The prediction has a mean pLDDT of 89. Predicted 3D model of a 348-nucleotide part of an RNA (small-subunit ribosomal RNA, central domain) from Rhodobacter sp. RC5-102. Its Rfam family is "Bacterial small subunit ribosomal RNA". Its family is annotated with structural constituent of ribosome and ribosome in the Gene Ontology. The RNAcentral record of the full RNA draws on ENA and SILVA.
Context: one part of a larger RNA
RNA sequence: CUGGGCGUAAAGCGCACGUAGGCGGAUUAGUCAGUCAGAGGUGAAAUCCCAGGGCUCAACCUUGGAACUGCCUUUGAUACUGCUAGUCUAGAGUUCGAGAGAGGUGAGUGGAAUUCCGAGUGUAGAGGUGAAAUUCGUAGAUAUUCGGAGGAACACCAGUGGCGAAGGCGGCUCACUGGCUCGAUACUGACGCUGAGGUGCGAAAGCGUGGGGAGCAAACAGGAUUAGAUACCCUGGUAGUCCACGCCGUAAACGAUGAAUGCCAGACGUCGGCAAGCAUGCUCGUCGGUGUCACACCUAACGGAUUAAGCAUUCCGCCUGGGGAGUACGGUCGCAAGAUUAAAACUC
Repeated sequence: CUGGGCGUAAAGCGCACGUAGGCGGAUUAGUCAGUCAGAGGUGAAAUCCCAGGGCUCAACCUUGGAACUGCCUUUGAUACUGCUAGUCUAGAGUUCGAGAGAGGUGAGUGGAAUUCCGAGUGUAGAGGUGAAAUUCGUAGAUAUUCGGAGGAACACCAGUGGCGAAGGCGGCUCACUGGCUCGAUACUGACGCUGAGGUGCGAAAGCGUGGGGAGCAAACAGGAUUAGAUACCCUGGUAGUCCACGCCGUAAACGAUGAAUGCCAGACGUCGGCAAGCAUGCUCGUCGGUGUCACACCUAACGGAUUAAGCAUUCCGCCUGGGGAGUACGGUCGCAAGAUUAAAACUC
């Protein structure tokens, strides 16, 4: 390379947008580039192959044939693909009318709780644990009542509920704003799918500058435990956690399952619409999500099963025995931490 694969054996980029490229609905006409057929030319010799011949045989040499799967010219065919011109509406999009939602950004605001401060009551303990001690407390703690400050997070509602491309999003109000679903007919007329490079977004931790700091808490200190205890338990406690701006660009970034389209038995939940029927709170139908079970089928099995891991098509990414190693070197990016790209010797 070919072939075979990628839920769990190696293997789906964390997610999107999108350039080149690849692929692409129905129908009519033209063209004849691809495609197919015929004819002609060429395809040196040697080599290879086949049938013979010559060295005693063979290697070797040699005669003839075939072949040289290619290229060029020309004459035709026109189903498919391409190209040109036109038409269409089933894909895609627009319009109108409704609807649901923790989707995003900014501003404001609320109550509970923890901590601290002030004041009152009150007296000897409180904390903490398996048991203790470190610790706090007669300079009045713990408990309890009132007042104040400040920061962070939003109980109940809450739900295999909702929204978002993913990361993720949850008190309440307002402003701005993205997407989605349903119904209706009108419009555009293939405008589509995927997407190497590229660009953007991207939890937590970490980094830079400036704020903030209640609780929690790496590091650190002390007390325990223990043979030891650089831990698990306890008392403290700094970065950090929070905000603004700028970096980092990674996660078991998981459904360990790339995106898109079509087709293929059902049943039962649930969320958001719409339509119908009546017994007016039920039934039934139909779209779009989200779940459970289960047939065909698939799978090594587990399991999956209209939200496929089934049957097919298009495009991208990735895998090729274990270790060495996601390492070294080099490149690119980064303030750094490091990220990304990515071997070999050797060894089993």